[in-house]
Context: one part of a larger RNA
């Protein structure tokens, strides 16, 4: 822009896309069948491979914004305590989030018409004959069923809510038609705060009637027992204060700070 009035939520499903998989044991059964050797179908019933979604409890990895130890060197006047630089200097852990090698799920039951192929009833052709007429069976393959997407499906779908003025010219006695302007409504945008979303955009959560994000409080959680001071020791150290001190993304509480004041846009009952 269109979907003949402007909207907002919530469907239908024309179409398209995906998925469809293969094993081993066990039991029926050492049965059936075979001189033996050997050894089924059919129906059950446990486990796996690979593949494919989701996830992140728990196992791990990542975790250059947490945590500790540690070398070397410089700087803070020294000492002590810390910064800086050295691949994040190295080393050892590790929160969210991402993640697989992890975890939990999946392929199913069918239904329709059928392919080879087996049938049935049955004349052409007094018999036979699945076929000619007509009737049933019968495969991962087709159409479905299952999952995801979908009214620009222009054949433009469907339901349930919401919202429906003024004013001026014209033409009329007047209803009222037309022509033109304008503010709005119902909603939606711009703007800000932002993430479960993201290159931008879009979506999504809020915008003071507010917990949207920082901040603080509490938890969880992670480091691993901070400084400083006392006490042991010639002295490196220890010990006690102290399961401390330090903390990033996690969960919840709290308006202290930022979402302020505000703008645009948008119909007139619907040819």
């Nucleotide at each position: 822009c269109g979907u003949a009035g402007g909207a907002a939520a919530c469907c239908u499903g024309a179409g398209a896309a995906g998925g469809c998989u293969c094993g081993u044991u066990c039991c029926u059964a050492g049965u059936a069948c075979g001189a033996g050797a050997g050894g089924a179908c059919c129906a059950g019933a446990a486990u796996g491979a690979a593949c494919g979604a989701a996830c992140c409890u728990a196992u791990g990895g990542u975790g250059u914004a947490c945590c500790a130890g540690u070398u070397g060197u410089c700087a803070c006047g020294c000492c002590a305590g810390u910064g800086g630089c050295a691949c994040c200097g190295c080393u050892g852990g590790g929160u969210a989030g991402c993640u697989a090698u992890g975890u939990u799920c999946g392929g199913u039951u069918g239904a329709g018409a059928u392919a080879a192929g087996c049938g049935c009833u049955g004349a052409a052709a007094g018999c036979a004959u699945c076929u000619a007429a007509g009737c049933g069976c019968g495969a991962a393959a087709c159409u479905u069923g299952c999952u995801u997407c979908a009214a620009g499906a222009u054949u433009a779908g469907g339901u349930u809510u919401c919202c429906c003025c003024u004013c001026u010219g014209u033409a009329g006695c007047a209803a009222u038609a037309c022509a033109g302007a304008g503010a709005u409504a119902a909603g939606a945008c711009c703007c800000c705060a932002g993430a479960a979303a993201g290159a931008u955009u879009a979506u999504c959560u809020g915008g003071u009637u507010g917990a949207u994000a920082g901040g603080c409080u509490a938890c969880a959680g992670g480091u691993a027992u901070a400084a400083g001071c006392a006490c042991a020791g010639u002295g490196a150290u220890g010990u006690g204060u102290u399961u401390a001190g330090c903390c990033a993304a996690g969960u919840a509480g709290u308006a202290c700070u930022a979402a302020u004041c505000g703008g645009u846009c948008g119909a007139a009952c619907g040819a």

Large-subunit ribosomal RNA, domain VI from a Pseudomonadota bacterium, 271 nucleotides, folded computationally. Rfam family: Bacterial large subunit ribosomal RNA. Model confidence (mean pLDDT): 88 of 100. The RNAcentral record of the full RNA draws on ENA.